[in-house]
This record gives sequence, structure tokens and C1' cells, in this order.
RNA sequence: GGGCUCGUAGCUUAGCCUGGUGGAGCAUCCGACUGAUAAUCGGACGGUCGGGCGUUCAAAUCGCCCCGAGCCCA
Repeated sequence: GGGCUCGUAGCUUAGCCUGGUGGAGCAUCCGACUGAUAAUCGGACGGUCGGGCGUUCAAAUCGCCCCGAGCCCA
């Protein structure tokens, strides 16, 4: 220098192909249960979807550029 894969909540991740309300588990907080704790159950909180631009009525999803991580080629 070239190619490929990946980047979504504090952590692990689904959703992307085929555009149409971003969800789950863990963690945290509150409550129920208990003499109390753990476990269990219910609820809440938490996302500029790596950044920018573009396409579109509408973008996590499609296109381009950039940043970061990994692998391969040279």
C1' cells in the first nucleotide's frame, strides 16, 4: 500500500441480507417475599446504533469518506 470481517445501553449481544416504534440477558436502583440475607418475582433507569455526508416520505439497516479493532496478501 491492497483486500476481508467487525463497531448497537456500564458489560455480553439480537435486529442489518429484505429500510417502517431499537429489544433481550447481566449489572444498577425501587418494590414484593423473609425475623434478616440470598434466591425468586414485579417495575424503573440506561442507546447521538463509532463519526460525517448523501439517497429516501422515512436509515442501526442502502451508498461514499473517515476513525478504531482483528485477520490475510504484498
This is a predicted structure of a 74-nucleotide RNA (transfer RNA) from Candidatus Iainarchaeum sp.
Rfam family: tRNA. Rfam classes the family as a transfer RNA. About the family: Transfer RNA (tRNA) molecules are approximately 80 nucleotides in length.
The RNAcentral record of the sequence draws on ENA.
NCBI's taxonomy places the organism under Archaea, Nanobdellati, Candidatus Iainarchaeota, Candidatus Iainarchaeales, Candidatus Iainarchaeum.